[in-house]
This record gives sequence, structure tokens and C1' cells, in this order.
RNA sequence: UAAGUAGAAUAAAUGAUCGCGGCUGCAAUUCCGAAAGGAAGCAGGUGAGGAAAGUCCGGGCUUCGUAGGGCAGGAUGCCGGAUAACGUCCGGUGGAGGUGACUCCAAGGAUAGUGCAACAGAAAUGAACCGCCCCGCAUUGCGGGGUAAGGGUGGAAGGGCAGUGUAAGAGACUACCGUCCGUCUGGUAACAGACGGAGCCAUGUAAACCCCAUCCGAAGCAAGACCGAAUAGAAAGCAAUAGGCCGGCCCGGCCUGCUUUCAGGUGGGUCGCUCGAGGUUAUCGGCAACGAUAAUCCUAGAUAGAUGAUCAUUCACGACAUAACCCGGCUUAUCGUUCUGCUUAGCAA
Repeated sequence: UAAGUAGAAUAAAUGAUCGCGGCUGCAAUUCCGAAAGGAAGCAGGUGAGGAAAGUCCGGGCUUCGUAGGGCAGGAUGCCGGAUAACGUCCGGUGGAGGUGACUCCAAGGAUAGUGCAACAGAAAUGAACCGCCCCGCAUUGCGGGGUAAGGGUGGAAGGGCAGUGUAAGAGACUACCGUCCGUCUGGUAACAGACGGAGCCAUGUAAACCCCAUCCGAAGCAAGACCGAAUAGAAAGCAAUAGGCCGGCCCGGCCUGCUUUCAGGUGGGUCGCUCGAGGUUAUCGGCAACGAUAAUCCUAGAUAGAUGAUCAUUCACGACAUAACCCGGCUUAUCGUUCUGCUUAGCAA
């Protein structure tokens, strides 16, 4: 210098004028409304994101509800930790990719059982197409026996590789590797290493069914609570051996109702609604995720839905895109600018 990799910040900036929403304080009168309530004045502060998107997980909060047991169902899946919790995050082990920094993994069990493995190929749960060897007949072939080393097919062919041996071969035997069993060492553990023994033996697949371990109430702010105003029930049928509620089913528990026709009232306002598992900085502990302590700060709460418009200057010429109860994550989209660590290549000293 170039390329890469991991992380962090920002997401156009400044000024002026006019216009919106909400909070705090002051002022204490007017307007709207049947009421509950709402609006208007002055001053000060404040007002859309890193993903607000997806609604994929986990919770806080509210109601069912005074709780349960079992079955089914769902989720996670190596080990240890963090967290309010999680399917998230951090560290490690094993595996895969990359020269490397690094990145990724739906990572328990195939000796509990069941299923599946197309086509090609002789054969994919016990094998013979070509080939090799032996015997017989014969002359370019035929028949019988042996073999699974060589070749072909295939993603995969019955451990791999080098020898001994054999009629030719073959774990038939030997050395090394692999597999299984046992012991020891290190580590909290997953696991790694070392030593010894056994010729050990029909593959793969569980994001196939399944088995094992752990965990799991449901519905949701249109949850729910309060205030104001108004009202009106009638008829018919079913029903306690019934109807409804507690995620599905059973047990159990609780409530008393359900369907149809005709006729009437209301559809308004307030709370919930933003002070939090909160932010920032420093110190300490920890490899880290994170935790503790101290100081400091308050930073949206709309409800037919507030952030806008105009002008001037600057440069990075502005992408993806706008809260609706809140928070912790994950996933997806994305124009640029700045900073830091590390890796590779080249050059120079």
C1' cells in the first nucleotide's frame, strides 16, 4: 500500500421564521357538552429506529381462578456458565470450511423396536456380470467346482494398506491404522492422551416414526378498571339424565341456563399510558457474557391518529424506512462516514 476478517459509533449538519403534540409551573376567566369531562393564555423543557419491520421466541402486567391429577400435544437436545426468562448470549469440547485471522453446526440414542434406501448394477440383509485358478470334453468354445484379491455399476459393494501364504485367492496369518473392551493420567465436565487385549465384522438414515433427558396453564391493552347518561320487555320451544366455564380429552371442581321471533336503550368520557429487570460515567470481580458499588440524568405517549413547511450555508449529496402497553433477544432490509484489533500478499528501511 492492497485485500480480508472481527467489533464499536453515527444515520446528514448549523441558523432563522411560522405551525403541531405532551410534561412542569403560573394565571383563574371564557368557550363546547345532557353529564362525566374537554379546549383556549404565558414561561420553561421535551418530542420516531438501528432496525420502530417480521410477529419468530421469552417475560413484566391484566383477567379467567379457589385450585388440581392423568393422558395427549408442543419445544429444546455436546459440556460448563450468564440472565427475570428464553429456542438467546459467553466460554470450551467435537466436527466441517478457509493459506490465515476467523466462520458455521437441527451436536443425545442405530446394541429397544418399526420403516426407507429410486435408477444403474450379478448383488444394497448374507451376493458372482467380466475376470483368476483346477478338472473333463474339445478347439477358439461348452460343462462342473473353487474364489471375492483385480475390473465394471453406483453416493455407498461387506474394514484400509504393505507383506506371508495359496491351485488361484481371502483377516486365513503378521506389522501399522481403524473398531470394540479394559486400565491409567489430565480436566468440574464434554473430551483428550497412553498402555494392554480381542481377528473384531451385514452399511447409511432419527430436520423418518420412535426411545431417553429437561421444560411448558390459557387469552391478551381491542387485556382490564372507573365515571356519566338511558332502558323494556313479550311470546314459543328445550332443559337438571340438561346447558356453560376451567387450552384439547378424562377425572375433579364451579355457575344456572340455552335456542327462535317481535319490540326497545346505549355506542360518551377518563384511567391503564410511561420512573423502568431504565440510561450514562467511573471503580472493582470475572477470559467473557455479565454482576456489584458510587455518582449523575429523566430522554414520545397520539387516539382518525402529533415531529411539519419555507429560506440560507456546508458536504458524506443522505439508503432501509416511521412508536401505539412495556422490556430482553432472534431474523430480515440497508446509502454512506469515522475509529480500533487481527490475518495474508507486496514494497522499503
Model confidence (mean pLDDT): 76 of 100. This is a predicted structure of a 349-nucleotide RNA (Bacterial RNase P class A) from Kineothrix sp. MB12-C1. It is recorded under the gene name rnpB. NCBI's taxonomy places the organism under Bacteria, Bacillati, Lachnospirales, Lachnospiraceae, Kineothrix.